[in-house]
RNA sequence: AGGGGCGUCGUUCAAUGGUAGGACGAAGGUCUCCAAAACCUUAGACGCGGGUUCGAUUCCCUCCGCCCCUG
Repeated sequence: AGGGGCGUCGUUCAAUGGUAGGACGAAGGUCUCCAAAACCUUAGACGCGGGUUCGAUUCCCUCCGCCCCUG
């Protein structure tokens, strides 16, 4: 320099045009003499900017970041 893949709660993964969800973790509560465990509840996210569309996490483009390949 060229090519390819991936960016989603604190972490790890889904959702592939139509209300963004699970597990772990966090906070609060129930229980307990106190904890742990168990159960209940709550909060928390689509990398930035444009385009297409009635509607974009999803499709297209640029940029940014990470990984891989070629030279």
Predicted 3D model of a 71-nucleotide RNA (transfer RNA) from Candidatus Uhrbacteria bacterium CG22_combo_CG10-13_8_21_14_all_47_17. The coordinates come from a structure-prediction model, not an experiment, and the mean pLDDT is 81. It matches the Rfam family "tRNA". Gene Ontology term of the family: triplet codon-amino acid adaptor activity. Rfam's curators write: Transfer RNA (tRNA) molecules are approximately 80 nucleotides in length. The family's RNA type in Rfam is transfer RNA. It was read from a public genome assembly.